[in-house]
RNA sequence: GGAGUCGGCCGGGUGGCCGCGGCCGGUUCGCCGGUCGAGGAAAGUCCGGACUCCACAGGGCAGGACGCUGGGGAAAAUCCCAGGCGGGGUGACCCGUGGCCAGCGCAACAGAAAGCAAACCGCCGAUGGGGUGGGUUCGCCCACCCACAGGUAAGGGUGAAACGGUGAGGUAAGAGCUCACCAGCGCCUCCGGUGACGGAGGCGGCUAUGCAAGCCCCGUUCGGAGCAAGACCAAGCAGGGGAGAUGGGUGGCCCGCCCGCUGAUCCCCGGGUAGGUCGCACGAGGCGAACGGUAACGUUCGUCCCAGAUGGAUGGUCACCACCUCUUUCGGGAGGUACAGGAUCCGGCUUAUAGGCCGACUCCUCCU
Numbered sequence: 001g002g003a004g005u006c007g008g009c010c011g012g013g014u015g016g017c018c019g020c021g022g023c024c025g026g027u028u029c030g031c032c033g034g035u036c037g038a039g040g041a042a043a044g045u046c047c048g049g050a051c052u053c054c055a056c057a058g059g060g061c062a063g064g065a066c067g068c069u070g071g072g073g074a075a076a077a078u079c080c081c082a083g084g085c086g087g088g089g090u091g092a093c094c095c096g097u098g099g100c101c102a103g104c105g106c107a108a109c110a111g112a113a114a115g116c117a118a119a120c121c122g123c124c125g126a127u128g129g130g131g132u133g134g135g136u137u138c139g140c141c142c143a144c145c146c147a148c149a150g151g152u153a154a155g156g157g158u159g160a161a162a163c164g165g166u167g168a169g170g171u172a173a174g175a176g177c178u179c180a181c182c183a184g185c186g187c188c189u190c191c192g193g194u195g196a197c198g199g200a201g202g203c204g205g206c207u208a209u210g211c212a213a214g215c216c217c218c219g220u221u222c223g224g225a226g227c228a229a230g231a232c233c234a235a236g237c238a239g240g241g242g243a244g245a246u247g248g249g250u251g252g253c254c255c256g257c258c259c260g261c262u263g264a265u266c267c268c269c270g271g272g273u274a275g276g277u278c279g280c281a282c283g284a285g286g287c288g289a290a291c292g293g294u295a296a297c298g299u300u301c302g303u304c305c306c307a308g309a310u311g312g313a314u315g316g317u318c319a320c321c322a323c324c325u326c327u328u329u330c331g332g333g334a335g336g337u338a339c340a341g342g343a344u345c346c347g348g349c350u351u352a353u354a355g356g357c358c359g360a361c362u363c364c365u366c367c368u
Stems, first nucleotide, its partner, number of pairs: 001364010012321007020037007039339001043350002046348005051226004060254001063222005068083005084097005098217002103215002105211003120156002122152003127149002129146007164182006183207001185204008230278004239269005248262005285304008322337006
């Protein structure tokens, strides 16, 4: 200098004027002053929790989430850290991760064949068959040819993936058919590791693939509804019809048992309200330091208070600066500033995002 990997951050700035919402103070009740006022995703609402109400005898069906090991925070099997194994990359690094030896399903195109069956080209044609020639003791025998039956799965070809690899024996040709070595799998023993797992030895049969973000199986876990939860205050209205004296009505997601409540009321239609207060902003909170830990993180101390609307505020404009685009008579001029935006709160995931900054590391080349 070039090419790359991983992680983090910013998301126009400053000032003036006008405007909007919350809180505090003042007030002559008209307002005035001070202070605070969106995000990394506030979004999608996919997963989980806090909180609230209902339920909380027991069980079943159905359904959701999660899935190598150890650890962290803990509300959560998410997430984060460290590692194991497999795969990719020269490397930094990246991707995957219960089980396809329960069952079912799928594998486009190509290909003979994509999972129990199969053969396109090729090879063989031992055996059976056919042909030609020769021999014959007339039973048949020998040689050559054909490629009809048949054999084969070495080689070619197809594919993302094709029935272990190399060599030798063997054979008509071949094949774990046999053998040696290697790879893989299963079982046993020993050693190392907290563990996933790794290493060594022995034995065995020779051994076919992928998909579980396909159904499914196994394991762990989940009661239901949600801030329009829920509590209180205030205001307002008009009744009508039906069932009903026993087990009627209703609640417990569904099912049946069962249990609770109400027991004189229950169901249907109609009518009224659309206001206020709380929940509701101090929280698994932010920042800094010391110590412990490989790390995630923890402990202690210090410090800060940071939206709370409810037809729903968070904006407009001017000046200068930064950046981008267009234009230029090079003085400048014009336009613009990504995605988007609270509504009980929090953790995670996913998606959108102009432009820019920082750090660590890898590979190649050159120079000293």
The prediction has a mean pLDDT of 75. A computed fold for a 368-nucleotide RNA from an Actinomycetota bacterium, annotated as Bacterial RNase P class A. The organism belongs to Actinomycetota, within Bacteria. Its Rfam family is "Bacterial RNase P class A". It is annotated as a ribozyme.